Context: one part of a larger RNA
Molecule: large-subunit ribosomal RNA, half B
Organism: Gemmataceae bacterium
RNA sequence: CGCUCGUGAAGGAACUCGGCAACAUAACCCCGUAACUUCGGGAUAAGGGGUGCCCUCAGCAAUGAGGGCCGCAGUGAAAGGGGUCUAGCGACUGUUUAUCAAAAACACAGGUCUCUGCGAACUCGUAAGAGGAUGUAUAGAGACUGACGCCUGCCCGGUGCUGGCAAGUUAAGGAAGAGGGUUAGCCGUAAGGUGAAGCUCGCAACCGAAGCUCCAGUAAACGGCGGCCGUAACUAUGACGGUCCUAAGGUAGCGAAGUUCCUUGUCGGGUAAGUUCCGACCUGCAUGAAUGGCGUAACGACUGGACCACUGUCUCCACGAGCGACUCGGUGAAACUGUAGUUGUUGUGAAGAUGCAACAUACCCGCAAUUAGACGGAAAGACCCCGUGAACCUUUACUGCAGCUUAGUAUUGGGUUUAGACCCAACAUGCGUAGCGUAGGUGGGAGGCUGUGAUCCUGGUGUUCAGGCGCCAGGUGAGCCGAUAAAUGAAACACCACCCUUGUUGUGUUUGAAUUCUAACCCCGACCCGUGAAUCCGGGCGGCGGACAGUGCUAAGUGGGCAGUUUGACUGGGGCGGUCUCCUCCCAAAGAGUAACGGAGGAGUCCAAAGGUACCCUCAGCCCGGUCGGCAAUCGGGCAACGAGCGUAAAGGUAGAAGGGUGCUUGACUGCGAGUCCAAUCAGACGAGCAGGUGCGAAAGCAGGGCUUAGUGAUCCGGCGGUGCUGGAUGGAAAGGCCGUCGCUCAACAGAUAAAAGGUACUCCGGGGAUAACAGGCUUAUCUCCUCUGAGCGUUCACAGCGGCGAGGAGGUUUGGCACCUCGAUGUCGGCUCAUCGCAUCCUGGGGGUGAAGAAGCUCCCAAGGGUUUGGCUGUUCGCCAAUGAAAGCGGUACGUGAGCUGGGUUCAGACCGUCGUGAGACAGGUCGGUCCCUAUCUGUUGUGGGCGUAGGAUACUUGAGCAGUUUUCUCCCUAGUACGAGAGGAUUGGGAGGGACGUACCUAUGGUGUUCCAGUUAUCGUGCUAACGGUAGUGCUGGGUAGCCACGUACGGCUAGGAUAAACGCUGAAGGCAUAUAAGUGUGAAACCCUCUGCAAGAUUAGGUAUCCAUGUUCUUUAGAACGAAGACUCCUGGAAGACUACCAGGUUGAUAGGCUGGGUGUGUAAGGCUAGUAAUAGCUUUAGCUGACCAGUACUAAUAGUCAAAUGUUUGGACG
Repeated sequence: CGCUCGUGAAGGAACUCGGCAACAUAACCCCGUAACUUCGGGAUAAGGGGUGCCCUCAGCAAUGAGGGCCGCAGUGAAAGGGGUCUAGCGACUGUUUAUCAAAAACACAGGUCUCUGCGAACUCGUAAGAGGAUGUAUAGAGACUGACGCCUGCCCGGUGCUGGCAAGUUAAGGAAGAGGGUUAGCCGUAAGGUGAAGCUCGCAACCGAAGCUCCAGUAAACGGCGGCCGUAACUAUGACGGUCCUAAGGUAGCGAAGUUCCUUGUCGGGUAAGUUCCGACCUGCAUGAAUGGCGUAACGACUGGACCACUGUCUCCACGAGCGACUCGGUGAAACUGUAGUUGUUGUGAAGAUGCAACAUACCCGCAAUUAGACGGAAAGACCCCGUGAACCUUUACUGCAGCUUAGUAUUGGGUUUAGACCCAACAUGCGUAGCGUAGGUGGGAGGCUGUGAUCCUGGUGUUCAGGCGCCAGGUGAGCCGAUAAAUGAAACACCACCCUUGUUGUGUUUGAAUUCUAACCCCGACCCGUGAAUCCGGGCGGCGGACAGUGCUAAGUGGGCAGUUUGACUGGGGCGGUCUCCUCCCAAAGAGUAACGGAGGAGUCCAAAGGUACCCUCAGCCCGGUCGGCAAUCGGGCAACGAGCGUAAAGGUAGAAGGGUGCUUGACUGCGAGUCCAAUCAGACGAGCAGGUGCGAAAGCAGGGCUUAGUGAUCCGGCGGUGCUGGAUGGAAAGGCCGUCGCUCAACAGAUAAAAGGUACUCCGGGGAUAACAGGCUUAUCUCCUCUGAGCGUUCACAGCGGCGAGGAGGUUUGGCACCUCGAUGUCGGCUCAUCGCAUCCUGGGGGUGAAGAAGCUCCCAAGGGUUUGGCUGUUCGCCAAUGAAAGCGGUACGUGAGCUGGGUUCAGACCGUCGUGAGACAGGUCGGUCCCUAUCUGUUGUGGGCGUAGGAUACUUGAGCAGUUUUCUCCCUAGUACGAGAGGAUUGGGAGGGACGUACCUAUGGUGUUCCAGUUAUCGUGCUAACGGUAGUGCUGGGUAGCCACGUACGGCUAGGAUAAACGCUGAAGGCAUAUAAGUGUGAAACCCUCUGCAAGAUUAGGUAUCCAUGUUCUUUAGAACGAAGACUCCUGGAAGACUACCAGGUUGAUAGGCUGGGUGUGUAAGGCUAGUAAUAGCUUUAGCUGACCAGUACUAAUAGUCAAAUGUUUGGACG
């Protein structure tokens, strides 16, 4: 010193983020118990009283009543609720992140919606099968909400779901038809052309479902629920009105909220003081109704606020106990470690040095402590960035795959009806105008039909252009029609034949639909058999369903259910923003080129003339004149070298045209191209000349677009046109090549793919101090401070006090900039603890000025010695507030200090709200919760020893170089109610007294402790029992308390004097006949400095001084050395108010050192035993008794036995001898 405990004066939460922790409460009996309430609760509410022992009585007893006795205390120990008030959230009991979150999260009973009729839906599974369920809609599944009470508004436009189905769209499949290729044949002298069938290639009318479009419904489905302007007889406000938009514009309720940014909103309450809390208000950044809204009794190891009780949480710590630490003995790790002979300061330096420089300091080595540093240890930073890294998650990212829906087809059969198509047959059908009239076409044709019933009538029926045309039945009973004429493009349904259009019927084929059958197939059975068992399996029998379902394959749709991936770069970190190709100018430094998230602008075209050519012309602007006519229209004259114009930006260029016209035209040509510029490549640019053909011009000539420089896109893939190329056995063809041309905001523009977005705080890996957040460094825009100037203010007056606009600095505390050390880790805010420095000084001290009467101030100069408070709120720093005070200073020190503490805030994982997002999720928004490791090697620091040195060895006493400490301030009284002042008020100076805080020492008193002292007492065990004692229960608990150690206590301290100074004020005094405090000289002058005062101190290696003691030896031995041994010291022993060990101190028989004993003191409070009294508990007397650690003395009874070490040497000077 730590851990775990005990006790504590006075105060009582002042501590702190927070009463954390601890204390307190406590058992049983009796009394008593509020608001509120779901009537159950709340409730052990709260708050009071009692409890031992003995005797008597009552009672079977438990127990009760009465009387008595003792103690501080009777649940005498142990076990054993603290309570109240008020909010939030969640109803409740429960559950959860095993190992940082127990919660407000989950669950829950209750509510609602949706699905599901049983082979249920749903789930698992490839399937069989299983769960659901041996259940059946009062059931099961999914989703949301979350007891209960009052309620749950508006919106169906979007998304989803459900329903509908006329139309549109739509796959496989089916399929008429047309086309291409080939070619037998035909034509052709040939080249070649044409071309049936078949085969083949692709195209394809039409048929063809769900889905989608579409139409509705649905919000306790996902979700959503406005703006502007005006208006009332003060003002304010706006019941009211207007207008725009919407699918609809937020209703009730609640509201600065777990939601409110501004914000510590405003008001009220509580407090001395309230960023929290409670009640209100409503300006709701950004409340709101089953993503439920608002209440709510009870409940909660939940989260706020207040109070009572209580306390060492604190003021402010003290003492004690046990166990560690420490010493000895035994045993005996670890991380870490480039090598280490491992100082400080200032500087330097990859920018914070034990190691470099300078200076300072420093004898050698331990032990105990302490953590400021070793950018200490631990973990290849988790934050940040990067990687064409990873993993999960999401979705209306891309692309797929399960699953599901739908269609086709197979398994898969019969019948009937019906619809479509086709073939055949029969029958019917056919209306422009004209015309007797409903004339289908062509051909034949002059007759045909008729008792096998002509004509006519009636009824029915089909069709229709509504006039007719057909058919059937009945009656009647002999005729009817045509050729001819007219009319018509065409002539007779008189008759016959072959056909066409449309339709009906029928057979057949085919497609679809509906229905039915039973035999596939599925299912059921309480029945029978294999079978002696079988809810199995197989068969039988019976029954339901039934060609559906189911399943396979194909196709369309749906499809984050699942999978694989993508989701750009630059960037004064990243993100957000901006940018990404091309042209022009500046930057660009007189060749070219040249960067930046430097400064300015443009392009992604246009023109058939705005091209070519030949010829002609000259502009803008200004002045004068002139009808309307003006500043400005068109006209005339003049001046005008370029200021105009040149499609478009800018630059260069340009009047001897590139500008403006007119005529004719297409060179806006084909094939090439010497040679150059530019240039990594790919590209880009200029180009005479040659050939062909062309336009203009008389010709020379000019013309391969435009005054020039932008107007753009590689390759692959594909289309179109051409083609003397290839043609996979051959011939063709297909296909390809070549030439020309077309299709990219491939604009991230040298273009990853035809095709691609997000989240990660659940995260991971590899890297980076190449790159951010902290700190340091550089800088100092910003910041703080100062100076200069002096516009003005100050009645007057720039400067008592202020000081515009400006100028110059200092500092390195702010916010920044930069990105230099550190990402194989430099822990981050605030508090606590402990500090230390600066001074731009808050107080105290000394001064100058004052718009200083005094007092009190203001301002400036000097000055860093000391001091610089306690609370309320908040995590706060800060700040506000309360109360003191002389003052409540500002900064630095890694925003000092986490190998010192804390962990409230921030900043992991859980959860809630608001907002944003479809979502996963996100938010310098809020809220509740949430693991702080390290045994110290070196340096530093605080202590304490050993060695050696200090020229002989010792014992004492000292000097003080040097270092450290101290250094304070207030109030009152007197001077004096004096100076001053009209008064009110009210000093300087000098003297005295008393305080605060701080410091040192101490324990007489006060107070605390005092587990070695005394007493009381409970439970239980033991000493055989009684009595008396002892053990254990925290020292069992309780009441006291000696020594020691302590503070809350006591005593003392800061004085004073001096020296040299600061600001300031002087003396004398020149330079400079004056003046001048200064230049020579010389003073005064402050808590600062040096002394004075206290402590350490000769390792002060410069090792000091003084006094005293021991000696200048003996023996052995070869110098060397060894032994003996003085003063003295040590080991050892007894001990200690000394102490970790060591050291130090008192002693060691010539002795009081410790123990014991004796006496005393002190404390406790009257022992045991006996006697007496009482029924007993118990009391009285013996007895102020007994006991009594550490205290004070005395006394050798016991123990201090016995050993070891330790000088006689060096130098110098003088003398003597040799």